c-di-GMP-I riboswitch aptamer from Pseudidiomarina tainanensis, 97 nucleotides, folded computationally. Its mean pLDDT, the model's own confidence on a scale to 100, is 80. It matches the Rfam family "c-di-GMP-I riboswitch aptamer". Its family is annotated with cyclic-di-GMP binding in the Gene Ontology. The model forms 95% of the base pairs in the Rfam consensus. The sequence was found by an Rfam model in a public genome assembly. Lineage of the source: Bacteria > Pseudomonadota > Gammaproteobacteria > Idiomarinaceae > Pseudidiomarina.

RNA sequence: UGCUUUAAAAGGCAAAGCCACCGAGAGGUGGUGACGCAAAACCUCCGGUCCAACUGGGAUGCUAUAUAAAUUUCCAGCGGAUAGCGGGGCUGCAGGC
Numbered sequence: 001u002g003c004u005u006u007a008a009a010a011g012g013c014a015a016a017g018c019c020a021c022c023g024a025g026a027g028g029u030g031g032u033g034a035c036g037c038a039a040a041a042c043c044u045c046c047g048g049u050c051c052a053a054c055u056g057g058g059a060u061g062c063u064a065u066a067u068a069a070a071u072u073u074c075c076a077g078c079g080g081a082u083a084g085c086g087g088g089g090c091u092g093c094a095g096g097c
Stems, first nucleotide, its partner, number of pairs: 002097004012037002017032006035084001042089002045087003048082004054077006063068001
């Protein structure tokens, strides 16, 4: 330098739960805590999943004179979340050849 990840890990990260804060929410940040992780470092480019304050449309229909309309709810979208859902990009540690 190239290829590679069977075993091991000096050092590293930290799921769920709990506490505090932020957010409409998914979720995030810090603390605690370890289920796990060889990229569980970083990046939303692709697919998946999740959210829906806001926008559009549908259903419902309190009220009712009503092209109106409280309430509840569904779908779609701008947008957002997830890098510990997968792929991809990029950098790095250790071992093997």